[in-house]
RNA sequence: GCCCGAGUAGCUCAAUGGAUAGAGUACCUGGCUUCGAACCAGUUGGUUGGGGGUUCGAUCCCCUCCUCGGGCA
Numbered sequence: 001g002c003c004c005g006a007g008u009a010g011c012u013c014a015a016u017g018g019a020u021a022g023a024g025u026a027c028c029u030g031g032c033u034u035c036g037a038a039c040c041a042g043u044u045g046g047u048u049g050g051g052g053g054u055u056c057g058a059u060c061c062c063c064u065c066c067u068c069g070g071g072c073a
């Protein structure tokens, strides 16, 4: 330099064009307990990597840039 893949909550991941982006886990609060752990219940947490475009509507499709991983030279 060229090709392929990935980027969504603190972490691991869903959502393949449609109303308000969800789950597990973690944190926090409450219950339980002599106190903790475990368990049960609940809350909080998001510029979907940045910018632009297509569309009535974009996490999703297109362009470009950035970061990470792999391959070729």
Stems, first nucleotide, its partner, number of pairs: 001072007010025004018056001028042004049065005
Predicted 3D model of a 73-nucleotide RNA (transfer RNA) from an uncultured Candidatus Peregrinibacteria bacterium. Its Rfam family is "tRNA". The sequence was found in a public genome assembly.